Context: one part of a larger RNA
Molecule: small-subunit ribosomal RNA, 5' domain
Organism: uncultured prokaryote
């Protein structure tokens, strides 16, 4: 001398734009963060209003309304969001491989969508429990489910011919046999059947179903490359390799039976300790050091341990299931729950914010759409936490009031500083317009930004230092005392070094001081 997710002490005017539990991955009150489709399917409320009877009680229609709530079913919930405990690891980078792989939803192109059957929630009923919830009995739907058909370029055997690779082999062509799909829903029609409701046809469109292929996405293998400790030197029995099997999308001891005894290590294995890696970031002239706050990729976790279902993907923060701790409800018999999501409590700390407002953009999910949802997002709110921009007035004004200080008593210094005169409006603040952001509609931010005028110097300046390093000195006060100090070192009666005053240098809405990195 840069820097900083900082904290502290004094002090503190406005605005932009960033940032804000670094410590207890400690407990958590409340609300909200994941739904969505009626054009997939069955089925259906009230309240209120209005007619009608009836003195009224009450009844019976119509609307609300095929509405809300629920339920079967599809698709989503594996994305977004948090957070860094664990990991010294193919975990992360970077280069490569896969002839050893899967891939919903999107695109390209091909073939199809034929016939049939039984349930089951919801409902209705009944039974058990304080809830939670659960059991029986009876009816229904379908793009839930489940036969049958038809099916090949795909799977699978098995041959044939060619090509290829280092190798189990692996590609093209060609033959044989075997085995495997599906669902519908909606809009139009001048055509046919029907008495209607509906069917049928023909088209438009949204799904199913099989194979190719493309995107994008995921697996797995592997070359190098990632910190300290040798006061850690020997580690290893699925261990290391074969052989069969099993498992998986796939290789492989991944698992398993059985056979070999290897198979790692001073090029540091093994163990101890520290850590989530990276684009980046800060410093430096660079080399190189140091970091991994916000951003953006990755990986990892979701009380804590373990387990798997479902599913194109999970071993699944807001799923389930064991078992712990914890907390809360009980009618003692059993039940309920996980903020390392956004807000916010409480603790811990030297410290770190609002239980706002909106889907209007931007982007996700669902849907033909209209649309719903959406603490992602987009904004506002706090904190000088940080950068960065402005302002706190400008110009005149005395050989220079006054007070203060200092003196060698002449005087000097504050000081053109003030007061006075002229003046000008930045910010803030009044009144009055008003957006851009939105391709039709649609604006939280917001009557905000900005614009016009208005009034008026008026409301806006500290904070550190002045012995030498290091820019800036005088006087009192105290007297090895109180005390300062970054290092040398000041203080013991004249201290430029303690503490106050006067000046005076430094930086300024901050300025010092601790801590930390280079």
């Nucleotide at each position: 001398g840069a820097g900083c997710g900082a904290a502290c002490g004094c002090u503190g005017g406005c605005g932009g734009c960033g940032u804000g539990c670094c410590u207890a991955a400690c407990a958590c009150a409340u609300g909200c963060a994941a739904g969505u489709c009626g054009a997939g399917c069955g089925a259906g409320a009230a309240a209120g209003u209005c007619c009608c009877g009836g003195c009224a009680a009450c009844g019976g229609g119509a609307u609300g309304a095929g509405u809300a709530a629920a339920g079967c079913g599809g698709c989503g919930a594996a994305c977004g969001g948090g957070u860094g405990a664990g990991u010294a690891a193919c975990g992360c980078g970077u280069g490569g491989g896969u002839u050893a792989u899967c891939u919903a939803c999107c695109c390209u192109c091909u073939a199809g969508u034929c016939u049939g059957g039984g349930a089951u929630a919801a409902c209705c009923u009944u039974c058990c429990g304080a809830a939670a919830g659960g059991g029986g009995g009876g009816c229904u739907a379908a793009u839930a489910c489940c036969g049958g058909a038809u099916g090949a370029u795909g799977u699978c055997u098995u041959c044939u011919u060619g090509g290829g690779g280092c190798a189990u082999c692996c590609c093209a062509a060609g033959a044989a046999g075997a085995g495997c799909a599906a669902a519908g829903g909606g809009g139009g029609c001048g055509c046919c059947c029907g008495c209607a409701a509906g069917g049928g046809g023909c088209u438009c469109u949204c799904g199913c179903u099989g194979g190719a292929g493309g995107a994008g996405g995921a697996a797995c293998c592997u070359g190098c490359g990632u910190c300290c400790g040798a006061u850690u030197a020997g580690c290893u029995a699925g261990u290391u390799g074969g052989u069969g099997a099993g498992g998986u999308a796939a290789c492989g001891g991944c698992u398993c039976a059985c056979c070999a005894a290897g198979g790692c290590g001073a090029c540091g294995a093994u163990c101890g300790g520290u850590a989530g890696c990276c684009g980046g970031c800060c410093u430096g002239a660079g080399a190189g050091g140091g970091u991994g706050a916000c951003c953006g990729g990755c990986c990892a976790c979701a009380c804590u341990g373990g387990g798997a279902c479902u599913g194109a993907g999970a071993u699944a923060c807001g799923g389930c299931c064991c078992a712990g701790a914890c907390u809360c409800c009980u009618a003692c018999g059993g039940g309920a729950g996980g903020c390392a999501g956004c807000a916010g409590u409480g603790g811990g700390g030297a410290a770190u914010c609002u239980u706002g407002c909106g889907c209007a953009a931007u982007g996700g999910g669902c849907g033909a759409a209209a649309g719903c949802c959406u603490g992602a997002c987009g904004c506002a709110g706090c904190g000088a936490c940080g950068c960065c921009g402005c302002g706190u007035g400008g110009g005149g004004g005395a050989c220079g009031a006054a007070g203060g200080c200092c003196u060698u008593c002449g005087g000097g210094u504050u000081g053109u500083a003030a007061a006075c005169c002229c003046c000008u409006g930045u910010c803030a603040g009044g009144c009055g317009g008003a957006a851009c952001g939105a391709a039709u509609c649609u604006g939280a931010c917001g009557g905000u930004a900005c614009c016009u005028u208005c009034a008026a110097a008026g409301g806006a300046a500290g904070c550190a230092c002045c012995g030498g390093c290091u820019a800036a000195c005088u006087c009192c006060g105290u007297g090895c005392c109180a005390g300062c100090a970054g290092c040398c070192g000041c203080g013991g009666u004249a201290a430029u070094a303690c503490g106050g005053a006067g000046g005076g240098u430094g930086c300024a809405a901050g300025c010092g001081u601790u801590g930390u990195u280079c």